[in-house]
Molecule: RNase P RNA; transfer RNA
Organism: Anaerolineales bacterium
RNA sequence: UAAGUAGGUCGUCUUAUCGCCGCCGAUUUCGGAGGAGGAAAGUCCGGCCACCACAGAGCAGCAUAGCGGAUAACAUCCGUCCAGCGUGAGUUGAGGACCAGUGCAACAGAAAGCAAGUACAGUUCGGCUGUAGUGAAAUCAGGUAAACUCUAUGCGGUGCAAUGCCAUGUAUAUUGAAAUUUUAGAGUUGCUCGCUCUAUUUCAAGGGGUAGGCAGAUUGAGCUGUAAGGCGACUUGCAGUCUAGAUAAAUGAUAAGAGCUUUUUAGGAAGUACAGAACCCGGCUUAUAGACCUACUUAUAUU
RNA sequence: GGGCGCGUAGCUCAGCUGGUUAGAGCGCACGGUUCACAUCCGUGAGGUCGAGGGUUCGAGUCCCCCCGCGCCCACCA
Numbered sequence: 001u002a003a004g005u006a007g008g009u010c011g012u013c014u015u016a017u018c019g020c021c022g023c024c025g026a027u028u029u030c031g032g033a034g035g036a037g038g039a040a041a042g043u044c045c046g047g048c049c050a051c052c053a054c055a056g057a058g059c060a061g062c063a064u065a066g067c068g069g070a071u072a073a074c075a076u077c078c079g080u081c082c083a084g085c086g087u088g089a090g091u092u093g094a095g096g097a098c099c100a101g102u103g104c105a106a107c108a109g110a111a112a113g114c115a116a117g118u119a120c121a122g123u124u125c126g127g128c129u130g131u132a133g134u135g136a137a138a139u140c141a142g143g144u145a146a147a148c149u150c151u152a153u154g155c156g157g158u159g160c161a162a163u164g165c166c167a168u169g170u171a172u173a174u175u176g177a178a179a180u181u182u183u184a185g186a187g188u189u190g191c192u193c194g195c196u197c198u199a200u201u202u203c204a205a206g207g208g209g210u211a212g213g214c215a216g217a218u219u220g221a222g223c224u225g226u227a228a229g230g231c232g233a234c235u236u237g238c239a240g241u242c243u244a245g246a247u248a249a250a251u252g253a254u255a256a257g258a259g260c261u262u263u264u265u266a267g268g269a270a271g272u273a274c275a276g277a278a279c280c281c282g283g284c285u286u287a288u289a290g291a292c293c294u295a296c297u298u299a300u301a302u303u
Numbered sequence: 304g305g306g307c308g309c310g311u312a313g314c315u316c317a318g319c320u321g322g323u324u325a326g327a328g329c330g331c332a333c334g335g336u337u338c339a340c341a342u343c344c345g346u347g348a349g350g351u352c353g354a355g356g357g358u359u360c361g362a363g364u365c366c367c368c369c370c371g372c373g374c375c376c377a378c379c380a
Stems, first nucleotide, its partner, number of pairs: 001299010012258007020035002023032003037274001041285002044283004049159004056193004061155005066080005081095001082093004096150002101148002103144002118132005163215004172206001174205006183199006208379003222241008259272005304376007313329004322360001331347005353369001355367003
């Protein structure tokens, strides 16, 4: 210098004017401070929390899979072994078991596991041994489990439209199913048990009414800095700090200037990504113009 | 916000436990029949199985992940 590998950071800024959202203080229209993300997305995993029994037993079902660790938990992350790919830095891996049982194996091939046995050579003459040939795989403890299955581990169900409270308002018309006292129905889990509720009610369909408010709901596995332990994921101590809480949903618009990119002789012109909270966290995956930083590898050249 | 389902030819659908070259009906094109059209008969075209990746010898089918479309879920007595 060129090509690449891994990890990380930022992802427009400033001022003025006019607005929007909730909060605080004054108080009747003024002041103050604050107001999207690294993915707020997909809802793919795991939790928190709430109700159903303080979530219980069995079956079924689902998920995961070398070994060890981290964590609230995980299918995530870290370390390491093995295998594949790459010259290499690195990267990818659902990576247990086909000496429990069952199934499957197109075409080709003599033959795909019940069995049968091609060609050539050797031979101790026993389909005994080797080679060839077909194929992903050929008597070898054969191949295949992102085939059924087995082993080990884990998982109860429903999701904040959970759930609790207040207010407003109405007719539970009608239809169907069931039981009537120790059994029946319903709920809880797909089924069985168990548990709970009801017993003139329960369920399903359908009709009627309300389309309001508060809590849940923003102080949390929180963030920043620092020290110690650990290869690392991460953990612990100390100090500082409070950083959106709306409910059909605010976080915007205009003007000027600056930055960056492209283009142009110059002046200038054009562009400035993906995208937008909805109970909250930890991950994964996907989208993302452009800019920057760190470590490393390979090749070439020079010293 | 949460939950569930579907995607195969222009349209409507098959495709079992992965197997050789993915089918059916309607429609379309061409030819025949007719004076002509329809009907009828014959022939043919048309598919990256929504996209990408993985498992496998082999994927429409199994697994993962995106894209598009559709459906359901408020409270009270």